[in-house]
Molecule: small-subunit ribosomal RNA
Organism: uncultured crenarchaeote
RNA sequence: UCUGGUUGAUCCUGCCGGACCCUAUUGCUAUCGGGGUGAGGCUAAGCCAUGCAAGUCUGCCCUCCGACGGAGGGCGGCGUAAGGCUGAGUAAUACACAGUCAACUUACCCUUGGGACGGGAAUAACCACGGGAAACUGUGGAUAACUCCAGAUAGGUGAAGAUACCUGGAAGGGGUCUUCGCCCAAAGGGUAUCAGAGAAUGGUCUGAUACCGCCCUAGGAUAGGACUGUGGCUGAUCAGGUUGUUGGUGGAGUAACGGUCCACCAAGCCUAUAACCAGUAGGGGCUCUGAGAGGAGAAGCCCCCAGAUGGGACCUGAGACAAGGUCCUAGGCCCUACGGGGCGCAGCAGGCGCGAAAACUCCGCAAUGUGCGAAAGCGCGACGGGGUUACCCCGAGUGUCACCUGCUGAGGGUGACUUUUGCCUAGUGUAAAUAGCUAGGAGAAUAAGGGGAGGGUAAGUCUGGUGUCAGCCGCCGCGGUAAUACCAGCUCCCCGAGUGAUAGGGACGAUUAUUGAGCCUAAAGCGUCCGUAGCCGGCUUAACAUGUCUCCGGUUAAAUCCGACGGACUAACCGUCGAACUGCCGGAGAUACUAUUAGGCUAGGGGGCGGGAGAGGUCAAUGGUAUUCUUGGGGUAGGGGUGAAAUCCUUUAAUCCCAAGAGGACCACCGGUGGCGAAGGCGAUUGACUAGAACGCGCCCGACGGUGAGGGACGAAAGCUGGAGGGGCAAAGGGGAUUAGAUACCCCCGUAGUUCCAGCUGUAAACGAUGCAGGCUAGACGUUAGGACAACUAUGUGUUGCCCUAGUGUCGCAGGGAAGCCGUAAGCCUGCCGCUUGGGGAGUACGGCCGCAAGGCUGAAACUUAAAGGAAUUGGCGGGGGAGCACCACAAGGGGUGAAGCCUGCGGUUUAAUUGGAGUCAACGCCGGGAACCUUACUGGGGGAGACAGCCGCAUGAGGGUUGAGCUGAAGACUCGUCCCAAACGCGAGCUGAGAGGAGGUACAUAGCCGUCGCCAGCUCGUGCCGUGAGGUGUCCUGUUAAGUCAGGUAACGAGCGAGACCCCCGCUUAUAGUUGCUACUAGCCUCCUAGCCUUGCUGGGAGGCUAAGCACACUAUGAGGACCGCCACCGAUAAGGUGGAGGAAGGUGGGAACGACGGCAGGUCAGUAUGCCCCGAAUCCCCCAGGCCACACGCGGGCUGCAAUGGUAGGGACAGCGGGUUCCGACCUCGAAAGGGGAAGGUAAUCCCUAAACCCUACCGUAGUUGGGAUCGAGGGCUGCAACCCGCCCUCGUGAACAUGGAAUCCCUAGUAAUCGCACGUCAUCAUCGUGCGGUGAAUACGUCCCUGCUCCUUGCACACACCGCCCGUCGCUCCACCCGAGUUGAGCUUCGAUGAGAUCUAGCCACACGGUUAGACCAAGUCGAAGCCCGGCAAGGGGGGAGAAGUCGUAACAAGGUAACCGU
Repeated sequence: UCUGGUUGAUCCUGCCGGACCCUAUUGCUAUCGGGGUGAGGCUAAGCCAUGCAAGUCUGCCCUCCGACGGAGGGCGGCGUAAGGCUGAGUAAUACACAGUCAACUUACCCUUGGGACGGGAAUAACCACGGGAAACUGUGGAUAACUCCAGAUAGGUGAAGAUACCUGGAAGGGGUCUUCGCCCAAAGGGUAUCAGAGAAUGGUCUGAUACCGCCCUAGGAUAGGACUGUGGCUGAUCAGGUUGUUGGUGGAGUAACGGUCCACCAAGCCUAUAACCAGUAGGGGCUCUGAGAGGAGAAGCCCCCAGAUGGGACCUGAGACAAGGUCCUAGGCCCUACGGGGCGCAGCAGGCGCGAAAACUCCGCAAUGUGCGAAAGCGCGACGGGGUUACCCCGAGUGUCACCUGCUGAGGGUGACUUUUGCCUAGUGUAAAUAGCUAGGAGAAUAAGGGGAGGGUAAGUCUGGUGUCAGCCGCCGCGGUAAUACCAGCUCCCCGAGUGAUAGGGACGAUUAUUGAGCCUAAAGCGUCCGUAGCCGGCUUAACAUGUCUCCGGUUAAAUCCGACGGACUAACCGUCGAACUGCCGGAGAUACUAUUAGGCUAGGGGGCGGGAGAGGUCAAUGGUAUUCUUGGGGUAGGGGUGAAAUCCUUUAAUCCCAAGAGGACCACCGGUGGCGAAGGCGAUUGACUAGAACGCGCCCGACGGUGAGGGACGAAAGCUGGAGGGGCAAAGGGGAUUAGAUACCCCCGUAGUUCCAGCUGUAAACGAUGCAGGCUAGACGUUAGGACAACUAUGUGUUGCCCUAGUGUCGCAGGGAAGCCGUAAGCCUGCCGCUUGGGGAGUACGGCCGCAAGGCUGAAACUUAAAGGAAUUGGCGGGGGAGCACCACAAGGGGUGAAGCCUGCGGUUUAAUUGGAGUCAACGCCGGGAACCUUACUGGGGGAGACAGCCGCAUGAGGGUUGAGCUGAAGACUCGUCCCAAACGCGAGCUGAGAGGAGGUACAUAGCCGUCGCCAGCUCGUGCCGUGAGGUGUCCUGUUAAGUCAGGUAACGAGCGAGACCCCCGCUUAUAGUUGCUACUAGCCUCCUAGCCUUGCUGGGAGGCUAAGCACACUAUGAGGACCGCCACCGAUAAGGUGGAGGAAGGUGGGAACGACGGCAGGUCAGUAUGCCCCGAAUCCCCCAGGCCACACGCGGGCUGCAAUGGUAGGGACAGCGGGUUCCGACCUCGAAAGGGGAAGGUAAUCCCUAAACCCUACCGUAGUUGGGAUCGAGGGCUGCAACCCGCCCUCGUGAACAUGGAAUCCCUAGUAAUCGCACGUCAUCAUCGUGCGGUGAAUACGUCCCUGCUCCUUGCACACACCGCCCGUCGCUCCACCCGAGUUGAGCUUCGAUGAGAUCUAGCCACACGGUUAGACCAAGUCGAAGCCCGGCAAGGGGGGAGAAGUCGUAACAAGGUAACCGU
């Protein structure tokens, strides 16, 4: 002095844990000393074997002995009422504090005064005789005293009278005197010394002195008794209790007062300030804890009380109702000869039992204390000592130093030093010992653990094991194969002769709040008002002194606590002194406030008067529209109802229209965050009665007030009782729909009820979730009522303005609050009442009260749980709202898919294997995945391989080579045998480890890469500001944009990542450069076509090719320019920008690509690679062969080809671009019908090669399963390759399937796009219907919208945050737990009554007169038996709900408008 735990995060409320101290028990461990008031207290006040715990004194008698003395028995005196133990009972007969006794006693002790005269008697021991098993006891006889008795004196006591006396605050007390009655003392003993008598001595007798005793009296001291006040437990689910009860008179009894007891009389007494009852409990000083206030305790020590196995009674005595006394009784135990007796450890030891729980059957009276005694002394389980004990407190130690080593780490080694403690020896110490103290000796020797290491909480992300298992954890939480949390090892941390655990108490807790909390929403304001007790109370005067304050005195035991000083070496401990004990009592004072008493006042309150406002209440009357019904008239086939329907009504005439009538309910418009009322509540009009509030007033009273436990009254709807009424509506009920179901929502009917009268109920989310009253604290704007003033004026109950008072709303300063918010307080200050104390169980059970019932009011516990909850924040979500956007959205269109055949991928199935991955978008022509072998991971079969280390084997030959046989589908792979070479620094997988390798596992351990949200426009930061904070602001609003794009506004100002821009391609212009590109101009040559002419030809023209030449064009390539809403008009705010236009190759981002924010998806990939961990390791490694990945009842995705005439077939003719090429592209020639074969130039490439189809022209086909369509199958060829069967491609011929435009549903697309046509490349030995690109032809329709699907932003609700694939409720089923009810059954306690009654006491009588006995009566009374009542338990068939329990069933109630808004009462 705090700290962990509710949340994604935050602030609260709130509890649950932790850290601290104390007490008890317990686990592990343990060297010593000192101190202490520790140690069977907690449970069994249960039971006890054995021993001890109270004796002592010679006054007297007797016996014995070793005889001036001692021992024993008895009488007698004192003591045994103390000490010691325990806490059952007791809630007041107790205790504490303070008082009172004028209502009392007190042995022994102290003090004062006085006294003790003369007599008598009994009895024990003893003796004798008996009874009895014993315990014990009877009879007779004898005797002494400090034993006992009577008398005297003193004295006491009662009554009456006197008193000028004493004490005292006060006589009712005391003293003194007189008279009478009654009672009635003593031990002149003992001891010692001395003297005397007598005497041998002893004994005896007498006297004196001292001491001890005896009696009376008064006082003291001590110890008690009684009474009074105050104080201290729980329960009101205990509200009434009491009959000796309350009081009086007179008695009895007592030491003494008193209903303590009795007779009579009266009817009181206690109680909300808690009686009575029940439960619990000894009380206090003190102890623990706490800053304190408090809370808890009541063991030990001290004081008091109570008890002695349960209960009762009594004797003796100064004192007891006594338990180491008596009697009785109950139960227990013991002895017994069965007749009868005995015992009481809650004394010290000890035993059993009970329990988590606690010591020796020790020593001593030396000390202290106490009983007796004159004393010496004796006794004392009090006490003093020792023993046991990890009970507490205090103190000490378990070594120190140096060097070497070691990772200068843990540690190890060597040497030196010291000796506390322990050990040994001697002395001292003690009642006797131990210990201690003093001196000496040897020797680092004799001595460290417990708990913890994820957070809280100091200390490990070290190693191994385990794998939601075993286990840990106070709380949060760890553990599902990388555990800093389990079990171990190592290391570290804390405390330390201790350290942890468990239970209880305190503190923490301001979570019981006096100090010191709260109640709108977290738990909490009674539904509202009236009012009793209580509490609180305006201004002022006086008195008093209750509270209050000051001072003084007494007391508050000691110990304890605190301070100082002192004693032990220190400390614990002890001593002395002081302070304190916060309290109580008494006295003296003060008088502001408070109380009280007596007056006064008017600001609170009440009354009066005045004119207004109002759905205030009760009763009565009157009216209005509508619905329904009836009648009459008109009218005809439907009406009604719904999302759509049906049930329903209707030809017996409905619905509809008109008229009339009946009946009940209701009261539109006015009507309003308007009014009134305490609240519930109140709405047509009029009247009667009645209540309250506001305003105004030089009126009156004079504190009469506020609140309000109990109590009373009112109190919506529903409900109940009786009666009336019944039109509409409408629980229940019936029917129709909806649905998986539909006991609902919707529809058609419909009964209670709704209405009225009389009564009951007494509850609501009865809400402003805000008790009532008073005062104070800025304003602004509405509105209602009343009033003052002013202006206007239609002169009215007028209008307007301004101000005041009272209400009712909105906003808002200060202030408050966890915030939302309040500000008519939820602010500040008072008074009074009610209520709260984690969630659930539960507003339940039981009990009580109320109610006709339903039910209401009051109102728990066991058990269970770590949260439940409030407000706000950020997200996400909504079958919430708003705005914007998108052909992976719609609309307007175009073309498809879905039907068919085939191709391909996936699932399923099959299989020896059909390897594996991917699964909505974002898996499925995807893993570049077109797999013949290979690939290849799968299946079957065969084979190979252990680096390195250790062991083992090997010249009795490891290993290798040659040849052969066996095995095998095959193989020198293996086995066997022959011959040769011949090793130890070698060889051998035989064993144990360990490796290589792994397309084995884990993408939920990972890197990297990718997909997707995202064809999106968002995501953040710095500073500032706002907020307690999470967080917000900026990023919002308006306009605009493709865009968080820009502009304006704005507590924000700026900035970053994204968007845009930059980069690339295409489109325009231009510059430069021209080979392999180009060819306009020029020249030449060649070929072809064409015209003219003088026709072997010439001249022209055109086309193509080649060469030269050239670089104009094209092209290629590198630069530059160009477009910016720049210009105009309009719209917009003068902006941003938009619409249209001009110019321009291009116009508003020109088109396309690339790039792709912060992050999310535990998205995908361990099978591309890398990689942690785990696994395999002679097999899950490596190689080879064959098969499989290609299967096929089936389902799905994506494509291709079609279904044809915008077509097909045949013939002819055109035009590209991107690209590729040396194991290659291959011109060209040649063979073949073709696929293709054989040759072969050129090309390492702007040079050579590979290259179009749709299209155009002509012809045929004529709407057919066709000249559409080409599947399938047959035959023959070709190519690649080791290989084409499973299982390739191509050509030719033949065959010629489905299919005639495709259900529900669904996909793509906005222009050079869709559609359509082909080409190149990738893969590749061969094989595309795939993928990536390329060009050719080339449309239709929007120029919008948010309806569907989604995205972004704002807003709203949320019980969601794993975030709606969320959360979550109830029944049923199973298991466990505690509880309630329960027919009954059983037990304990208390009270009362009855019967019986051991025994005790009293009175009276009788017998004895010494105790005593007996009879009668009265009364008390244990115990036993019975009954009733109350109360508390035990058991219990069965019944009931509740709580808890990883994955049960049925539904979907709640949270979003939760899909019928939810909730409250009924």